[in-house]
Molecule: transfer RNA
Organism: Pseudomonadota bacterium
RNA sequence: GGCGACGUAGCUCAGCUGGCUAGAGCGGGCGGCUCAUAUCCGCCAGGUCGGGGGUUCGAAGCCCUCCGUCGCCA
Numbered sequence: 001g002g003c004g005a006c007g008u009a010g011c012u013c014a015g016c017u018g019g020c021u022a023g024a025g026c027g028g029g030c031g032g033c034u035c036a037u038a039u040c041c042g043c044c045a046g047g048u049c050g051g052g053g054g055u056u057c058g059a060a061g062c063c064c065u066c067c068g069u070c071g072c073c074a
Base pairs, nucleotide, nucleotide: 001073002072003071004070005069006068007067010026011025012024013023019057028044029043030042031041032040050066051065052064053063054062
């Protein structure tokens, strides 16, 4: 330098045929249970969907560009 994959909650990820208010598990906080701890049960908080621009009535998902991580080739 060329090509490809990936980037969504603190962590691991789903959602990518454009349309419900963006979700799950783990983790965190609070409460219940218990003599107490753990397990278990309930509730809650937490997100510029990597940045910017474009298309569209509408974008996490399409198009362009940039950044980062990883891999392959040179």